[in-house]
RNA sequence: GUCUUAUCACGAGAAGUUGAGGGAAGGGCCCUAUGAAACUUCGGCAACCUACGUAAAACGCAAGGUGCUAAUUCCCCCAGGAUUAUCCUGAAAGAUAAGAG
Numbered sequence: 001g002u003c004u005u006a007u008c009a010c011g012a013g014a015a016g017u018u019g020a021g022g023g024a025a026g027g028g029c030c031c032u033a034u035g036a037a038a039c040u041u042c043g044g045c046a047a048c049c050u051a052c053g054u055a056a057a058a059c060g061c062a063a064g065g066u067g068c069u070a071a072u073u074c075c076c077c078c079a080g081g082a083u084u085a086u087c088c089u090g091a092a093a094g095a096u097a098a099g100a101g
Stems, first nucleotide, its partner, number of pairs: 002100007013042005021031003026076003043069003047066003050062001052060002073093001078090005
């Protein structure tokens, strides 16, 4: 990197170094020198795996492995419906985890 499955409307921040970008792509709209992104340290959250409770599952629970820690996956971008400047539903794409070859 590919495939399969599940989840994604809740939740969770500071310090130091550094110095201009970032929010997946595109279009919007936002965040940002009252420091972006990145790196380090210490916290926190709880999606999956794992431990425990449970006959099993569901559920609860611990925080060990990944992960996450602005805005619904920020919204739209495709299709359908409706009371049609908008709203709803479902996909597509993306992110994370586990497994497989």
Molecule: SAM riboswitch aptamer (S box leader)